[in-house]
Molecule: c-di-AMP riboswitch aptamer (ydaO/yuaA leader)
Organism: Geodermatophilus telluris
RNA sequence: CGCCGAGUCGCCCUCCGGGGCGAGCCGGGGACCCACCGCACCACUGGGGUGAACCCCCGCCGGCCGCGUGCCGGAGGGGGCGGGCUGCUUGUCGCCCGAACCCGUCAGCUGACCCGGUAGGCG
Numbered sequence: 001c002g003c004c005g006a007g008u009c010g011c012c013c014u015c016c017g018g019g020g021c022g023a024g025c026c027g028g029g030g031a032c033c034c035a036c037c038g039c040a041c042c043a044c045u046g047g048g049g050u051g052a053a054c055c056c057c058c059g060c061c062g063g064c065c066g067c068g069u070g071c072c073g074g075a076g077g078g079g080g081c082g083g084g085c086u087g088c089u090u091g092u093c094g095c096c097c098g099a100a101c102c103c104g105u106c107a108g109c110u111g112a113c114c115c116g117g118u119a120g121g122c123g
Base pairs, nucleotide, nucleotide: 001123002122003121004120008023009022010021011020012019013018024118025117026116027115028114029113034108046106047103048102049101050100054080055079056078057077058076060074061073062072063071064070081098082097083096084095085094088091
């Protein structure tokens, strides 16, 4: 300097680690109205939030056992869909990502109102 991301800026304090206040940005809770809310059957593993981070198929490896059309875990391939970036022809090509965490039995939407975050990672 640039990229992902809400994650920046100003003021004050500081034991210099950081802390407080405000603005901006982001997220959650929260009325009327609307939605859901009926019956039957089956299954059962509560449900929800941030985020792009989800769905389907294929075979492979390892483990378990009651040895099956079984269960658990792992990595891989293909497709769909979602997200990011560069170049340039501004819409395509190419490349890459599809993680992780939180609430705690509870929450649809939602005005007023209430609460929280302002990190981290990479070139």